[in-house]
Large-subunit ribosomal RNA, domain I from Comamonas sediminis, 507 nucleotides, folded computationally.
Context: one part of a larger RNA
RNA sequence: AGCAUGUGGUGGAUGCCUUGGCGAUGAUAGGCGACGAAAGACGUGAUAGCCUGCGAUAAGCUUCGGGGAGUUGGCAAAUAAACUUUGAUCCGGAGAUUUCUGAAUGGGGGAACCCACCUAGCAAUAGGUAUCACUGAGUGAAUACAUAGCUUAGUGAAGCGAACCUGGAGAACUGAAACAUCUAAGUACCCAGAGGAAAAGACAUCAACCGAGAUUCCGAUAGUAGUGGCGAGCGAAUUCGGAAGAGCCUUGCAGUGAUAGUCAGUGUGUUAACAAAACGGAAUGGAAAGUCCGGCCAUAGUGGGUGAUAGCCCCGUAUGUGAAAACGCAUUGGUGGUACUAGGCUGCAGACAAGUAGGGCGGGGCACGAGAAACCCUGUCUGAAUAUGGGGGGACCAUCCUCCAAGGCUAAAUACUCAUCAUCGACCGAUAGUGAACAAGUACCGUGAGGGAAAGGCGAAAAGAACCCCGGGAGGGGAGUGAAAUAGAUCCUGAAACCGCAUGCUU
Numbered sequence: 001a002g003c004a005u006g007u008g009g010u011g012g013a014u015g016c017c018u019u020g021g022c023g024a025u026g027a028u029a030g031g032c033g034a035c036g037a038a039a040g041a042c043g044u045g046a047u048a049g050c051c052u053g054c055g056a057u058a059a060g061c062u063u064c065g066g067g068g069a070g071u072u073g074g075c076a077a078a079u080a081a082a083c084u085u086u087g088a089u090c091c092g093g094a095g096a097u098u099u100c101u102g103a104a105u106g107g108g109g110g111a112a113c114c115c116a117c118c119u120a121g122c123a124a125u126a127g128g129u130a131u132c133a134c135u136g137a138g139u140g141a142a143u144a145c146a147u148a149g150c151u152u153a154g155u156g157a158a159g160c161g162a163a164c165c166u167g168g169a170g171a172a173c174u175g176a177a178a179c180a181u182c183u184a185a186g187u188a189c190c191c192a193g194a195g196g197a198a199a200a201g202a203c204a205u206c207a208a209c210c211g212a213g214a215u216u217c218c219g220a221u222a223g224u225a226g227u228g229g230c231g232a233g234c235g236a237a238u239u240c241g242g243a244a245g246a247g248c249c250u251u252g253c254a255g256u257g258a259u260a261g262u263c264a265g266u267g268u269g270u271u272a273a274c275a276a277a278a279c280g281g282a283a284u285g286g287a288a289a290g291u292c293c294g295g296c297c298a299u300a301g302u303g304g305g306u307g308a309u310a311g312c313c314c315c316g317u318a319u320g321u322g323a324a325a326a327c328g329c330a331u332u333g334g335u336g337g338u339a340c341u342a343g344g345c346u347g348c349a350g351a352c353a354a355g356u357a358g359g360g361c362g363g364g365g366c367a368c369g370a371g372a373a374a375c376c377c378u379g380u381c382u383g384a385a386u387a388u389g390g391g392g393g394g395a396c397c398a399u400c401c402u403c404c405a406a407g408g409c410u411a412a413a414u415a416c417u418c419a420u421c422a423u424c425g426a427c428c429g430a431u432a433g434u435g436a437a438c439a440a441g442u443a444c445c446g447u448g449a450g451g452g453a454a455a456g457g458c459g460a461a462a463a464g465a466a467c468c469c470c471g472g473g474a475g476g477g478g479a480g481u482g483a484a485a486u487a488g489a490u491c492c493u494g495a496a497a498c499c500g501c502a503u504g505c506u507u
Stems, first nucleotide, its partner, number of pairs: 001506009015492001016457002020428002022425007029417002031160002039101003042055003046079001049075003061095006070083003106115003116129005131157009164195001165193004175182001179229001205212002216243005226234002247409003251349006261335011273321003279294004295312002297301001303315003358382008368394001389404005444451002464491001467478004
């Protein structure tokens, strides 16, 4: 020095576990906000760093219910001081308080700060004072009436929010094996607006000489017919089968009175809960829920916990019961009088959509790239007819068929899930699963927009090692606890790389 065996160190793989995730199903909800939101700053505890809660009434106040023995949130013990069967803590309903910032709204501002005025009040203090729109009132120029303007009262708006929706605006990478028409794609991104859905919607539609009968969504038709530097690609309709199904209105006057709203009752659901059956013994073991023996319940043997695997120990579960208060839905009765609704009824009078349809030029949309290019929209220039009329049937014409534009409303079937409740998984199990199982959008990085981690496991129970010894300490040796301490806090298991020690063999 090598090899082998044994025994250690280091390291943290593997196994097991799960408080956290991921996906789905069924319900609910689908908004919050000037009555000040979302999001925050700063405070708030006896001691108080972070989280949670709360707001100068500050881990809370009042009240109404539930509940029934301990309690003063968590990390996180300890001490102190308190509360509580005169019912606390806790759970639920309703209310009060709710600093400062923030649409932020008295003015300003470098968010959480600075500085005001008016009214009331002795004061402390309280209330008001932004902008825009609409409605009303007052005042009032040039300018006579008026109008603009100014002032003021009332009502409303604003801002935030995960996706879904409609409209406006709208790329490039890429593909075409280059690239320009084309594609990507009307996608991403941006803007505006709305709702629990939105949009669409009651044929100037299709069809084909037979007929159908609003819209939306799904399955076929069909990757067909077409379109296309006929390249890459793009890509219907008719018809059929399903989901769902619903039709209507119009201007003026007069009359009538369903509905909305509102009040009360009833039922039901949601927001706390409650009752409810039945286990003992023996051996093993640290511990019994496992084994053996015997017993019991079951509308409850889903699930979880308890010192190993528990129907009968605990929490629950099946089933039944339950609300003072608030809210949802349904229904009944009153009230209400057009305020409401897409839409009632009766009578009289009246209306049937013109710079529209169409055309020229230029674009865009239709699966359809100007093509034989119909149809739809319109920037620009034009420009009819009036049911004896007009549109369409893919250039165009005739015949025939079919429908009635230029006004409006409309549930369901459809899309989505920031969120709440319940349940499930041939989903993950700490390099996985969310970036985040832990003080995680934290630490840290960046002027900033922004980027963005690592990090779980003693034990059944801290019983977390009194006391003694070595040592300055760290650490260790005894003792003790424990089933186990090579479970000792860098703590379950403890692989490999890597590094020792001992022994053997070889050189």